[in-house]
Molecule: transfer RNA
Organism: Bacillota bacterium
RNA sequence: GCCACCAUCGUCUAGGGGCCUAGGACGCUGCCCUUUCAAGGCAGUGGCGCGGGUUCGAAUCCCGCUGGUGGUACCA
Numbered sequence: 001g002c003c004a005c006c007a008u009c010g011u012c013u014a015g016g017g018g019c020c021u022a023g024g025a026c027g028c029u030g031c032c033c034u035u036u037c038a039a040g041g042c043a044g045u046g047g048c049g050c051g052g053g054u055u056c057g058a059a060u061c062c063c064g065c066u067g068g069u070g071g072u073a074c075c076a
Base pairs, nucleotide, nucleotide: 001072002071003070004069005068006067007066010026011025012024013023018056027045028044029043030042031041032040049065050064051063052062053061
C1' cells in the first nucleotide's frame, strides 16, 4: 500500500429498513424492607464514532473520514 471485519448507556451486549424519540444484564441514584449491613422489591439514570447519500422512513443500506483488530504484498 491492498483486503476483510469491527465501533450502540460507565461496562458487557440485543438489533441487519417501520414493532426503536433504541431493549436486557451488571453498575449508579432515590425510596421501601431490615436493629444495621448484605440480599430482595419499586422507580429513575445513561448510548447508536464523525460527515454525506439513498429512501416516505436509516442504529440498520451505500460512500468518505477517524479509530481498532486480523491477513497479505513490495522496497530497504